[in-house]
Context: one part of a larger RNA
RNA sequence: UGACGGGGACCCGCACCAGCGGUGGAGCAUGUGGUUUAAUUUGAAGCAACGCGAAGAACCUUACCAAGUCUUGACAUCCCGGUGACAAAGUAUGUAAUGUACUCUUUCUUCGGGAGCACCGGUGACAGGUGGUGCAUGGUUGUCGUCAGCUCGUGUCGUGAGAUGUUGGGUUAAGUCCCGCAACGAGCGCAACCCCCGUUGUUAGUUGCCAUCAUUCAGUUGGGCACUCUAGCGAGACUGCCGGUAAUAAACCGGAGGAAGGUGGGGAUGACGUCAAAUCAUCAUGCCCCUUAUGACCUGGGCUACACACGUGCUACAAUGGUUGGUACAACGAGUUGCGAGUCGGUGACGGCGAGCUAAUCUCUUAAAGCCAAUCUCAGUUCGGAUUGUAGGCUGCAACUCGCCCACAUGAAGUCGGAAUCGCUAGUAAUCGCGGAUCAGCACGCCGCGGUGAAUACGUUCCCGGGCCUUGCACA
Numbered sequence: 001u002g003a004c005g006g007g008g009a010c011c012c013g014c015a016c017c018a019g020c021g022g023u024g025g026a027g028c029a030u031g032u033g034g035u036u037u038a039a040u041u042u043g044a045a046g047c048a049a050c051g052c053g054a055a056g057a058a059c060c061u062u063a064c065c066a067a068g069u070c071u072u073g074a075c076a077u078c079c080c081g082g083u084g085a086c087a088a089a090g091u092a093u094g095u096a097a098u099g100u101a102c103u104c105u106u107u108c109u110u111c112g113g114g115a116g117c118a119c120c121g122g123u124g125a126c127a128g129g130u131g132g133u134g135c136a137u138g139g140u141u142g143u144c145g146u147c148a149g150c151u152c153g154u155g156u157c158g159u160g161a162g163a164u165g166u167u168g169g170g171u172u173a174a175g176u177c178c179c180g181c182a183a184c185g186a187g188c189g190c191a192a193c194c195c196c197c198g199u200u201g202u203u204a205g206u207u208g209c210c211a212u213c214a215u216u217c218a219g220u221u222g223g224g225c226a227c228u229c230u231a232g233c234g235a236g237a238c239u240g241c242c243g244g245u246a247a248u249a250a251a252c253c254g255g256a257g258g259a260a261g262g263u264g265g266g267g268a269u270g271a272c273g274u275c276a277a278a279u280c281a282u283c284a285u286g287c288c289c290c291u292u293a294u295g296a297c298c299u300g301g302g303c304u305a306c307a308c309a310c311g312u313g314c315u316a317c318a319a320u321g322g323u324u325g326g327u328a329c330a331a332c333g334a335g336u337u338g339c340g341a342g343u344c345g346g347u348g349a350c351g352g353c354g355a356g357c358u359a360a361u362c363u364c365u366u367a368a369a370g371c372c373a374a375u376c377u378c379a380g381u382u383c384g385g386a387u388u389g390u391a392g393g394c395u396g397c398a399a400c401u402c403g404c405c406c407a408c409a410u411g412a413a414g415u416c417g418g419a420a421u422c423g424c425u426a427g428u429a430a431u432c433g434c435g436g437a438u439c440a441g442c443a444c445g446c447c448g449c450g451g452u453g454a455a456u457a458c459g460u461u462c463c464c465g466g467g468c469c470u471u472g473c474a475c476a
Stems, first nucleotide, its partner, number of pairs: 001476002004472002007470002010467004015460002019424005026315008034306002042053002064301003068297003073126001077125002079122006089103005106115003128290002131288003137284002139279003142275001144273001149188006155164003168179003194267004199235007208225003213222002238261001241255005317417001321376007333364003338357002342353004383414001388409003392405003430452007
């Protein structure tokens, strides 16, 4: 000087408290461990691994296993020889893969040939490796933590390590600002500058909108751009104004005006560093290792196994509910190998025909909870839907291992969950549906969107984490 203390003082955070809803019990989904297996490829391991890499394992993916194949190789450059086309496409044959035969087929030209390209054969230089090492590395990322800290120059003090500044008195979300001070300044962070939402002006008026006038089943058409909306540019909030408190400071408390008030709400943004943290399997890369195999191709299987254990979710256990009928209101997005209106068939999944749309135009797209009625009457039930059977639908060469959906039948556990434990402070929690990426198909996951919409916070004694000062110290 740090780190540490079941030392002290001060401060903060859904850290506790006060509340609301869960997890832990059930069934299922999913990840992991373990076990099993020919293989169940692999990484991730307290917080910060475990619906994580994986925004989607039937084949492919695929890295694993079994069988069958290739050896200058599936991919790249160079050299030699041969062919003239090769490749693609088609036909025949044959296999799963590697093949064989035929058809077709460049350009320039002085017709000698040249050029490029492709294939075959050969030769080795080499290719190749999701093989090892993240404790050799780059790059990227997590975490403490969006915590308020981390440092430097000059000066001063100290023999020196170092100190000072950065401590102190206030204040703040903040090393934010003020005052004081052997310090004076500065840098990286904080804040602001960026994006979205909330108010408004203006410009613009189609594909959007409709107050007035006609018109229609319908903003459908004429007409209009006032309104809504769209998207550019502006305005607006600065403790600016008033009062009080404070040191007359910084600031705090209250008020006015205002759509918004003291960081208005949210996002992006992550200092010096810590964890030899994670990643050699995104990529790159040193070294080591394999080179007729640890490389490459293909078929089938596996990654989907199942006495069990854990994590994360979904659905429930019902009446604030279930079922049936009627009826209302969104936003974000996506679409041409696509979204598919409408109509017909089907109980339905879906199928036939097919308008429109490269989209503010057309489609996905009827939002659901809600509201209005009816019924069920507290039961393992008209709750709950697992499991199983049968008949079907869709995608796709192909749904047996191993996809999703529909109808009928079946109708398991479960009556609110021990110890323990998690999230959340407002348009939040809870609850309700919708969209998208990936994607042929497959979503209870993920990323977004809107609808309905609470309760509680006395307070900082305690638990956890963090900041600053101080003290002890047998640690560095």
Record summary: The part of an RNA shown here (small-subunit ribosomal RNA, 3' major domain) has 476 nucleotides and comes from an uncultured bacterium. Its mean pLDDT, the model's own confidence on a scale to 100, is 81. The RNAcentral record of the full RNA draws on ENA and SILVA.